The part of an RNA shown here (small-subunit ribosomal RNA, 3' major domain) has 479 nucleotides and comes from an uncultured organism. Model confidence (mean pLDDT): 83 of 100.
[in-house]
Context: one part of a larger RNA
C1' cells in the first nucleotide's frame, strides 16, 4: 500500500421487510448429468453452464459410427515433362450411391499458320487439406463484479524509502454530483450531457392515409367529386432550466412544499459499460504461433447416430377448476411480413385441407376472425361437461423420402393431477399478473427466442437482521 475480520461509523441495492405471482409435488416440452451404445460428435460447469453455442439435427446440416470408395486430392499457387482423337460430352456393364469402366461423338485461343505457344488434361515434384491438440502461447469478441462510482496523471509539497497528499474533512447528490473548507493547484478515463425512442404543441406537406362541412351514389362501405378542418404520416421547430413563489440551509450546494404546465426536478424506455478482476469463456464463427497428421486425423457416398432410457437436476408449458368449463351472438389493437412470396371472393370437405384464381414488390392488396372482454344459456362441486397425457383407427400437408425421427385434423380412448415438504425465484407502475398478435430461423416443424399491443393490481412502516457493494476508520503473526 492492499487484502481480510463472527471490528466500528456512514450509505446504497427487489438485499431484507411489506405485498402479488411463481418454482419445488403431477403430466408433457426442452437442456444437462448419468447410464447405454458401433456412434449416442464437440464445447459451456456456483453466482457468470444447463430452451446456452443451435434465429430450426428426417437427407443435407454433421463435425460422430458402420460400410463402400478416392489419393496433387472437393479447393489455391508454382515448377518440370508429356498430350490432337487432346479438352469436353459420356453409351454398355458394375454398384446402395460415390466410384470403377470406357463404346461413340468431338472442340477453343494466339500465331504469315503442317512450325511454335496458350488454355485444358495427364504424370511427377513443391504443396493442398485437417471442426486434429494447446483459450495456460495469442488476436478479436464476450460474460461477470456493475449502470457499481470509482480508476489515474502532471506539477508542487511531505517522507531516507515503499509511498502519501490531491481523492481526506463538513454538507449534499443517483453519481469523485455539486458547494464550503483545505499544501495543494490543475487535468484525464469514467458519472452527467451530446444520440435514438416515447409523452405535449406549432409550422410545412397531403397519397395509397383521414372525412367535419358541401355534393353524387349505394342494401351497405371515403365508394366517387371534392376538402386539409380532424386523425395519421414525417421533416423542422418549440417545450423543463429548480426558471418562478414560500420554508429550511452557511447569503452555498442542495432539500421540502406550491403555482403554472402535456410533462417536474435524471419525465419513461433504449443505445452507451472507466482502470481492472476471474491464467473466466471461445483454437468449433473468424484469424493465428507451436505441435501432430499426409493412400489419412484429408476427401466423396449410402445407411445409422446426435431423438437411445432404470434414474437425477435446471428452465419452461398445461393443469388441478365455478373469478371456472362448454355453446351461441357481439366489440375494441399495435408491431410486423410478403414475389420460387402473401394469398381474397366463390365452391368442396365435420375439420386439417383442397379447388380456384382476383389483388398486391404493397399507408392501396393479402396475411387477418385478435384474445382475454361483453350479452345470453347449460354445467352445480364431482376425478366432474375439470384436466388433457397415452393409445387405436381414419385422414391432410411439406418433402426424392416422414420406419428409426415431422407437423396438423376427425372419431374413439380418457392417465397423473384435490394447489404441492425442506427450500426457492421474479417484480416498485402502465410494473407484476393475465390475454392474444407478429417476426426471424424455415420446404416442413416453436410450450423456445425477439418484439407488439389489450386488461391491469397490491405493497414499501422501516434499515436491527440475511446477501452483495461503496467511502472513512481500526486490528493483523496474511501478500
Nucleotide at each position: 500500500u492492499g487484502a481480510c475480520g463472527g471490528g466500528g461509523g456512514c450509505c446504497c441495492a427487489c438485499g431484507c421487510a411489506a405485498g402479488c405471482g411463481u418454482u419445488g409435488g403431477a403430466g408433457g416440452a426442452u437442456g444437462u448429468g448419468g447410464c447405454u451404445u458401433a456412434a449416442u460428435u464437440c464445447g459451456a460447469g456456483g453466482a457468470u453452464a444447463c430452451c446456452c453455442g443451435u434465429a430450426a439435427a428426417a437427407c443435407c446440416u454433421u463435425a460422430c459410427c458402420g460400410a463402400g470408395g478416392c489419393u496433387u486430392g472437393a479447393c489455391a499457387u508454382g515448377c518440370a515433362g508429356g498430350u490432337g482423337g487432346u479438352a469436353g460430352u459420356g453409351a454398355a456393364g458394375u454398384g446402395a450411391a460415390a466410384g470403377c469402366g470406357g463404346a461413340a461423338c468431338g472442340a477453343c485461343c494466339c500465331g504469315a499458320a503442317u512450325a511454335g505457344g496458350g488454355a485444358g488434361c495427364c504424370u511427377g515434384c513443391a504443396c493442398a487439406g485437417g471442426u486434429g491438440c494447446u483459450g495456460c502461447a495469442u488476436g478479436g469478441c464476450u460474460g461477470u463484479c456493475g449502470a457499481c462510482a470509482g480508476c489515474u496523471c502532471g506539477u508542487g509539497u511531505c517522507g531516507u524509502g515503499a509511498g502519501a497528499u490531491g481523492u481526506u474533512a463538513g454538507g449534499u447528490u443517483a453519481a469523485g454530483u455539486c458547494c464550503u473548507g483545505u499544501a495543494a493547484c490543475g487535468a484525464g478515463c469514467g458519472a452527467a450531457a451530446c444520440c435514438c425512442u416515447u409523452g405535449u404543441g406549432c409550422u410545412u406537406a397531403a397519397u395509397u392515409g383521414c372525412c367535419a362541412g358541401c355534393g353524387c351514389g349505394u342494401u351497405a362501405u371515403g365508394g366517387c367529386g371534392g376538402g386539409g378542418a380532424c386523425c395519421u404520416u414525417a421533416a423542422g421547430c418549440a417545450g423543463a432550466c429548480u426558471g418562478c413563489c414560500c420554508c429550511g440551509g452557511c447569503c452555498a450546494a442542495c432539500g421540502g412544499g406550491g403555482a403554472g404546465g402535456a410533462a417536474g426536478c435524471u419525465g419513461g424506455g433504449g443505445a452507451u459499460g472507466a482502470c481492472g478482476u476471474c491464467a473466466a469463456g471461445u483454437c468449433a464463427g473468424c484469424a493465428u504461433g507451436g505441435c501432430c497428421u499426409u493412400u489419412a486425423u484429408g476427401c466423396c457416398u449410402c445407411g445409422g447416430g446426435c431423438u437411445g432410457c432404470a434414474c437425477a437436476c435446471g428452465u419452461c408449458c398445461u393443469a388441478c377448476a365455478a373469478u371456472g368449463g362448454g355453446c351461441u351472438g357481439u366489440a375494441c389493437a399495435a408491431u410486423g411480413g410478403g414475389g420460387a412470396c402473401c394469398c381474397a371472393a366463390a365452391c368442396c370437405g365435420c375439420a386439417a385441407g383442397g379447388u380456384g384464381g382476383a389483388g398486391g414488390a404493397a399507408a392501396u392488396c393479402c396475411u387477418a376472425u385478435a384474445a382475454a372482454g361483453c350479452a345470453g344459456u347449460c354445467c352445480u362441486c364431482a376425478g366432474u361437461u375439470c384436466g388433457g397425457a397415452u393409445u387405436g383407427c381414419a385422414g391432410g400437408c411439406u418433402g426424392a423420402a416422414a420406419u428409426u425421427c415431422g407437423c396438423c385434423u376427425g372419431c374413439a380412448u380418457g392417465a397423473a393431477g384435490a394447489u404441492g415438504g425442506a427450500a426457492u425465484c421474479g417484480c416498485u407502475a402502465g410494473u407484476a399478473a393475465u390475454c392474444g398478435c407478429c417476426g426471424g430461423u424455415c420446404a416442413g416443424c416453436a410450450u423456445a427466442c425477439g418484439u407488439c399491443g389489450g386488461u391491469g393490481a397490491a405493497u414499501a412502516c422501516g434499515u436491527c437482521c440475511c446477501u452483495g457493494g461503496g467511502c472513512c476508520u481500526u486490528g493483523u503473526a496474511c501478500a